[in-house]
RNA sequence: ACUGUUAAAUGGCAAACUCAACGAAAGUUGGGGACGCAAAGUCACCGGUCUAAAAGAGUUCAUCUCUCAUGAUAGCGGGAUUGCACAC
Numbered sequence: 001a002c003u004g005u006u007a008a009a010u011g012g013c014a015a016a017c018u019c020a021a022c023g024a025a026a027g028u029u030g031g032g033g034a035c036g037c038a039a040a041g042u043c044a045c046c047g048g049u050c051u052a053a054a055a056g057a058g059u060u061c062a063u064c065u066c067u068c069a070u071g072a073u074a075g076c077g078g079g080a081u082u083g084c085a086c087a088c
């Protein structure tokens, strides 16, 4: 230095739920809170999944239905990239 790993040590992040705000929604941000996570650090490149405002089409007509991300998800998986420790 690289790979593996979480044995030890220093620590780190923060699910559900809840309060406030943003958003059409999915969801996001901040506070509380810990289910868990060796990258649960970062990135929407690939696949998957979620939502469907706008648009288009239909319709029992101002309702409803269908299609579709340009929206979201990195704590769905792959990939890229950066990083702590060193018992083996």
Base pairs, nucleotide, nucleotide: 005085012037013036017032018031019030020029021028022027035075041081042080043079045078046077047076048073049072050071055067056066057065058064
Model confidence (mean pLDDT): 84 of 100. This is a predicted structure of an 88-nucleotide RNA (c-di-GMP-I riboswitch aptamer) from Methylobacillus rhizosphaerae. Lineage of the source: Bacteria > Pseudomonadota > Nitrosomonadales > Methylophilaceae > Methylobacillus.